[in-house]
Molecule: transfer RNA
Organism: Candidatus Woesearchaeota archaeon
RNA sequence: GCCCAGAUAGUGUAGCUGGUUCAUCACCUGACCCUGUCACGGUCAUAACCCGAGUUCGAAUCUCGGUCUGGGCG
Numbered sequence: 001g002c003c004c005a006g007a008u009a010g011u012g013u014a015g016c017u018g019g020u021u022c023a024u025c026a027c028c029u030g031a032c033c034c035u036g037u038c039a040c041g042g043u044c045a046u047a048a049c050c051c052g053a054g055u056u057c058g059a060a061u062c063u064c065g066g067u068c069u070g071g072g073c074g
Base pairs, nucleotide, nucleotide: 001073002072003071004070005069006068007067010027011026012025019057029045030044031043032042033041050066051065052064053063054062
């Protein structure tokens, strides 16, 4: 230098056939319930689509550019 894959709550992860509302699940955190107490268990809540532009009525999803990470070729 070229090619490929990836970037989503504090952490890990699903969703990529574009579709309306609260963007999924688990852990963490907080509140409540449960218990004589703790743990376990139950209910609820908080918090996220890497950045910019484009296409579209509508983009986490498609297109282009950039940044970063991993892999391959030279």